Molecule: Pistol ribozyme
Organism: unclassified sequences
RNA sequence: CGUGGUUAGGGCCACGUUAAAUAGUUGCUUAAGCCCUAAGCGUUGAUAAAUAUCAGGUGCAA
Numbered sequence: 001c002g003u004g005g006u007u008a009g010g011g012c013c014a015c016g017u018u019a020a021a022u023a024g025u026u027g028c029u030u031a032a033g034c035c036c037u038a039a040g041c042g043u044u045g046a047u048a049a050a051u052a053u054c055a056g057g058u059g060c061a062a
Base pairs, nucleotide, nucleotide: 001016002015003014004013005012006039007038008037009036010035011034025062026061027060028059033041044055045054046053047052
């Protein structure tokens, strides 16, 4: 410098052309993805023949 952890910005990490992950403070928890803000992509529930619509958006402690 580039790429990746849903998207944008920031953070925290990882890897080096690849796009994954035993990493992303620790423990437990959740279907809920690393964190925050905003989204509402994925994920959840209901309805439906069905591409859709509505609702909701893990949590606790240090």